A computed fold for a 545-nucleotide part of an RNA from a metagenome, annotated as small-subunit ribosomal RNA, 5' domain. The prediction has a mean pLDDT of 80. It matches the Rfam family "Bacterial small subunit ribosomal RNA".
Context: one part of a larger RNA
């Protein structure tokens, strides 16, 4: 001079568009942040209303309603959200590679969807317990769980073929063995077939399950190079270095483990110790550079600490389990319950950082055929001059240069076109009124054309019509009325640096970035006029260039 996620003084009209615990990875009261699906399944309520019947107690019917709310089942909960503790490392960046791999959900493409079996939860009943909760009998479902059949393929194994590469080798067929899947749900019809009634063991459309094989997506594993300080850290290692066999993994590998060798790295700084999440970016700077890693993206890693697996395509599983410390809470003392570094919000620490808000109306996301649920993700909105930006606080005219204050050499001279006064705008504000704007395009529904199909069912695609949805919000925006009216501070004035005298003090009270100022005429302290700067901000510390 520039810059910040800033604070701290003094002062503050308005609107936009961001930003907002940097300290205690401290503790958390209370609420919310993950569900869905009845087109997977078996079951299945009460209130209050009505009708009947009544010994006036109350019994029964309907509807409520196949609703709630529970349970099995499947998917989802590994995303989305925090936060920087730890890590100096293949975490990251950035360039390869895997002929060493995986990969739900979604596109494609081939075929398949066959027959049976036994269970348990809900439920009813029964004990135990302060409680969380846990047993015992009895029923009973499935797209849950086990069997058998098939095998278009797929794995392994032999044969021999071919073809290709980068060493270990990899890709295609073919011929024999072995082993290896499924689960239904919904909706329409009567053309076939079976009874001849409109229904299935039939049709047929969606869906969904199994088995391959290709994608696309995601992720795993490998190296080259790159990016802190300290040598007042010189030697470090024994599963270490490498082999063979063998086990474990989606896979390579001392990942593990027996046996053998004795090796491996180090001054081009091993090992040690200190800090630190890395990058794209942001600051600064003419550049080279230097310093940062707040929002916003991408990646890592962590969820009180420390350990472990389970399930599952996929696990650092924050709102999953199960041990152990520490802590708070409950308890009938036997024994339980917890985890805001999710939004809000508390207390604490600090110079110091907000609401226990609306709304799923849009974007995305999970589930589900769908209508829809659900979502502190996200749109919003509220606080806060924290930052950038832009707009106002009036505009023209007015000299007898009024008054007032200040200086005066006593003439003046400055405040100063300032004011007053006339004339006039109305940005902004305030009041009235409009504004159901835009933010919105799906979705549903009807109708029409193609396509499946026996079919003018359904269904899938296109296309045209109608209807409904907004948290902000009675917001923005417009118009009209009123009427200068309600809006300017802060620093500074010796030099550096733009801006002077007056009075007061008297090395005192003070000031100060630096140089320096004050000991009786201080442009430097303190107060008034003057002035200079900047502006809703100004200055002052702190920090980086």
């Nucleotide at each position: 001079g520039a810059a910040c996620g800033a604070a701290c003084g003094c002062u503050g009209g308005c609107g936009g568009a961001g930003u907002g615990c940097u300290u205690a990875a401290u503790a958390c009261a209370u609420g919310c942040a993950a569900g869905u699906c009845g087109u997977g399944c078996g079951a299945g309520a009460a209130a209050g209303c009505a009708g009947u019947c009544u010994u006036c107690g109350g019994a029964u019917u309907g509807a409520g309603a196949g609703u709630a709310g529970a349970g099995c089942g499947g998917c989802g909960a590994a995303c989305g959200g925090g936060u920087g503790a730890g890590u100096a490392a293949c975490a990251c960046g950035u360039a390869a590679g895997c002929a060493a791999c995986c990969u739900g959900g979604c596109u494609c493409u081939a075929a398949a969807u066959u027959u049976g079996g036994g269970a348990u939860a809900a439920c009813c009943u029964u004990g135990c317990u302060a409680a969380c909760g846990c047993g015992g009998g009895g029923c009973u479902a499935a797209u849950a769980c086990c069997g058998g059949a098939u095998g278009u393929g797929g794995u392994c194994u032999a044969u021999a073929u071919u073809u290709c590469a980068c060493a270990u080798g990899g890709g295609a067929g073919a011929u024999a063995g072995a082993u290896u899947a499924a689960a239904g749900g919904u909706g329409a019809c009567c053309u076939c077939u079976a009874c001849u009634u409109g229904u299935a063991a039939g049709u047929u459309a969606c869906u969904g399950u199994u088995u391959a094989g290709a994608g696309a997506u995601g992720g795993g594993c490998u190296u080259g190079c790159g990016g802190a300080c300290c040598a007042u850290u010189a030697g470090u290692u024994u599963g270490u270095u490498g082999g063979u066999g063998g086990g474990g993994u989606a896979a390579u590998g001392g990942c593990c483990u027996a046996c053998c060798a004795a090796g491996a790295c180090u001054a081009c700084g091993a090992u040690g110790g200190u800090u630190a999440g890395c990058c794209g970016a942001c600051c600064u700077g003419a550049g080279a550079g230097g310093g940062u890693g707040a929002u916003c993206g991408g990646c890592c890693a962590c969820a009180u600490u420390g350990g472990g697996a389970c399930u599952g395509a996929g696990a650092u599983a924050c709102g999953g389990c199960c041990c152990a410390g520490a802590c708070u809470c409950c308890u009938a003392c036997g024994g339980g319950a917890g985890g805001c570094a999710g939004c809000a919000g508390u207390a604490g620490g600090g110079a110091a950082u907000u609401u226990u808000g609306c709304g799923c109306a849009a974007u995305g996301g999970a589930c589900g055929a769908a209508a829809g649920u659900c979502u502190g993700a996200c749109g919003c909105a509220g606080c806060a001059a924290c930052u950038c930006c832009g707009c106002g606080u009036g505009a023209g005219g007015g000299a007898u240069g009024a008054a007032u204050g200040c200086c005066u050499u006593c003439g003046g001279g400055u405040u100063g076109u300032a004011a007053a006064c006339c004339u006039c705008u109305g940005u902004u504000g305030a009041g009235u009124g409009g504004g159901a704007a835009g933010a919105a395009a799906a979705c549903a529904u009807u109708c029409u054309a193609u396509g499946c199909u026996a079919a003018u069912a359904u269904c899938a695609u296109a296309g045209a019509g109608u209807a409904u949805u907004g948290a902000c919000g009675g917001u923005a925006c417009c118009a009209u009325u009123c009427g200068a009216g309600g809006a300017a501070g802060c620093u500074c004035c010796g030099g550096c640096u733009a801006a002077c005298u007056a009075c007061g003090u008297g090395c005192c009270a003070g000031c100060a970035g630096c140089c320096g100022c004050g000991g009786u005429a201080a442009u430097a302290c303190g107060u008034a006029g003057g002035g200079a700067g900047c502006a809703a901000g100004c200055g002052u510390u702190g920090u980086u260039c």